Two RNAs folded together computationally: RNase P RNA and transfer RNA, 505 nucleotides in total. The prediction has a mean pLDDT of 75. Rfam match: Bacterial RNase P class A. Rfam classes the family as a ribozyme. Rfam's curators write: Ribonuclease P (RNase P) is a ubiquitous endoribonuclease, found in archaea, bacteria and eukarya as well as chloroplasts and mitochondria. Gene Ontology terms of the family: ribonuclease P activity, dimeric ribonuclease P complex and tRNA processing.
C1' cells in the first nucleotide's frame, strides 16, 4: 500500500430565540413559625461511556447482634491488590493464530455412586471373524507293519496219476502238500502331510463396530501373540537442582496399575445470617380507631429461605385476612465521598502512600429541552483541476438517558482521533 | 426502585426434577361415511424448542450472555 492485532480518548461546535429544574439574593402573599407558594434576575449549576441489564461484590439501614450443628447457595491453577468481588496485575499449564496476539470453571476420575442412546463380541473389563495350538470324526496323498487270495518260481516229500525198461523198495514226469522267494489284488492297523467339520485351550498385533476399544510406534521374540524384552515418546514412583509457589529441569526405578463425563451425585479448600432506600425515623391529616381467624406460660406463636438446639418477646399483646382512610401530604435519609485532578515517591503491573488544590444533578411523574442560522465530521452524486485539492447537491450524525451511594463485569454503540504492533507485496 | 414467574406446531398445554428417535388436544390436508352438511372413523402434513455462545460423543434439558411477556410490593390507623 493492503490486511490484521492491542491500548487510549472523543462521541459534534458557536451564535440567537423560547422553556425546564435546583441552588443563592430580592419582592409579595401565607403559615401549624419549621416552613411553604408566586414571580423576577446580565447569579451560579445542570446525565453517560455505558446512567443501561441487574449478573457479582460493598458501604448504609432495619430485623429484640445473627452462637453451634445439618441442610443449602457459591467460588475453584499460583503469588498479589482490594473494603469485598465469581474483579484486577503479574506468572505457570493447556489449546489457537504465519504472526501481531487471543482464548480456557484450570481442584480431585488410584474415595464411593452413577452415566454412556444407536451400532459392536465387548463400553471397564471383552474371544465375534481372524491367527496359533491340541483332541475326536471324514475326505486325499504318501511312507511303514501286518496277515489273507491268487498266480509265478525254488526247494523237500511220494502215499494220487501217468511214461520207460535193467522189474529193481529202479528211473523219469507229476498231481497234491509243506516251507523259501518273487508279483499282483482287496483289507486292517498305525504314522506323516494337506484340506473340511465339531469341540478345548491361547492370543486384545490385525478386521470389523462406535464420539469413544485397555500406553503410542519400530525391532527382537513367540506355536500365534502380547511390555514378554529392547531403544525413543508419553505415564507413574523416588530423588537432586531452580523457583515463596503454582511448576519447570536432571537422574534413576516401575514395565503400565491410572480409559471419559464431576457447567451428573459427590469428596476436599475457602466463604456466605435475612431483608432491602417502597430500607428506615420524624411531623401531620382522616377514618368503623370496626370485623374475622390462630395462639394459652415451660409452650404454641413471633423474631422474615428449611430442620434441630440455643437466645429475646411474649395480654388494655403478636401475627395473618377482609374492609376502611390517606389530592398515595411534607421532612430527614440524600449526596463530600473506598470523590476528581495536578505534583512527587513505591512496585514489572493491578495498586498503594505524601503534598497542593477542586466541590461537580440532588429531582420526585419526575428537569437536563425546542426552533432557526453557520459551521465539523462520514457516505452518495456531479464539476473544475495533472493531482493533491476546491466547489455545488442530496444524504447520515449512533446507543441511549440519573432516581440511595460506589467498586466491577456483561450487553448496546453513526462516525472519528492518537499511540504502539504483526503479516504480505512493492519500491529505495 | 427492588422482588418474582414463563417462552415447546396455528392455539392451549406435556416433556427439563435424572441429559440418548420432541409428543397430546383442538386446528389444517386427504380418504370414507350420508341426498348434501355436521358429527364420526381412517390416514398425514406441519417444530430445531425466544436468540448467541459453551461443557459433552450427543442439549429442549446442563452452564453463561442476552430479548420479549406477565405478576407482586405505598403508608396510615
Nucleotide at each position: 500500500a493492503a490486511a490484521g492485532c492491542c491500548g487510549u480518548c472523543c462521541g459534534g461546535g458557536c451564535g440567537g430565540c423560547c422553556g425546564c429544574u435546583g441552588u443563592g439574593c430580592u419582592a409579595u402573599c401565607u403559615c401549624a413559625c419549621g416552613g411553604g407558594a408566586u414571580a423576577g434576575c446580565u447569579u451560579c449549576a445542570g446525565a453517560g461511556g455505558a446512567a443501561a441489564g441487574u449478573c457479582c461484590g460493598a458501604a448504609c439501614u432495619c430485623c429484640g447482634c445473627a452462637g453451634g450443628g445439618c441442610a443449602g447457595g457459591g467460588u475453584g491453577c499460583u503469588g498479589g491488590a482490594u473494603a469485598a468481588c465469581g474483579u484486577c496485575c503479574a506468572g505457570g499449564g493447556g489449546g489457537g493464530c504465519u504472526g501481531a496476539c487471543c482464548c480456557c470453571a484450570c481442584g480431585g476420575a488410584a474415595a464411593g455412586u452413577g452415566c454412556a442412546a444407536c451400532a459392536g463380541a465387548g463400553a471397564a473389563a471383552g474371544a465375534c471373524c481372524g491367527c496359533u495350538u491340541c483332541c475326536g470324526c471324514c475326505g486325499c496323498g504318501u511312507g511303514c507293519c501286518u496277515g489273507c487270495u491268487u498266480c509265478c518260481u525254488u526247494a523237500u516229500u511220494a502215499u494220487a496219476u501217468c511214461c520207460c525198461c535193467u522189474u529193481g523198495c529202479g528211473g523219469g514226469a507229476g498231481c497234491g502238500a509243506u516251507a523259501g522267494g518273487g508279483a499282483a489284488g482287496a483289507g486292517g492297523g498305525g504314522g506323516u502331510g494337506c484340506g473340511g467339520c465339531g469341540g478345548g485351550a491361547g492370543u486384545a498385533a490385525g478386521g470389523g463396530u462406535g464420539a469413544a476399544a485397555c500406553g503410542g510406534c519400530g525391532a527382537g521374540g513367540u506355536a500365534a501373540g502380547a511390555g514378554c524384552u529392547c531403544a525413543c515418546c508419553g505415564c507413574u514412583u523416588g530423588g537432586g537442582c531452580g523457583g515463596c509457589g503454582a511448576c519447570g529441569u536432571c537422574c534413576a526405578a516401575g514395565g503400565c496399575a491410572u480409559g471419559g463425563c464431576a457447567a451428573a451425585c459427590c469428596c476436599c479448600a475457602c466463604c456466605c445470617g435475612g431483608a432491602g432506600c417502597a430500607a428506615g425515623g420524624c411531623c401531620a391529616a382522616a377514618u368503623a380507631g370496626g370485623g374475622g381467624g390462630a395462639c394459652g406460660a415451660u409452650a404454641a406463636g413471633g423474631g422474615c429461605u428449611g430442620c434441630c438446639c440455643g437466645c429475646c418477646c411474649g395480654a388494655u399483646g403478636u401475627c395473618c385476612c377482609c374492609g376502611g382512610g390517606u389530592c398515595a401530604g411534607g421532612c430527614c435519609g440524600c449526596u463530600u465521598g473506598a470523590g476528581g485532578c495536578u505534583c512527587g515517591g513505591a512496585g514489572u503491573a493491578a495498586u498503594c502512600c505524601g503534598c497542593g488544590u477542586c466541590c461537580c444533578a440532588g429531582a420526585g411523574g419526575a428537569a437536563u429541552g425546542g426552533c432557526c442560522g453557520c459551521c465539523g465530521u462520514c457516505c452518495g452524486g456531479g464539476g473544475c483541476u495533472u493531482a493533491u485539492g476546491c466547489c455545488c447537491c442530496g444524504g447520515a450524525u449512533a446507543c441511549a438517558g440519573a432516581a440511595u451511594u460506589c467498586g466491577g463485569c456483561u450487553u448496546a454503540c453513526a462516525g472519528g482521533a492518537c499511540g504502539g504492533c504483526u503479516u504480505u507485496g512493492a519500491g529505495c | 426502585c427492588g422482588g418474582g414467574g414463563c417462552g415447546u406446531a396455528g392455539c392451549g398445554c406435556a416433556g427439563u426434577u435424572u441429559g440418548g428417535u420432541a409428543g397430546c388436544g383442538c386446528a389444517c390436508a386427504c380418504g370414507g361415511u350420508u341426498c348434501g352438511g355436521g358429527a364420526c372413523c381412517g390416514u398425514g402434513g406441519g417444530g430445531u424448542c425466544g436468540a448467541a455462545g459453551g461443557u459433552u460423543c450427543a442439549a429442549a434439558u446442563c452452564c453463561u450472555u442476552u430479548c420479549g411477556c406477565c405478576c407482586c410490593g405505598a403508608c396510615c390507623a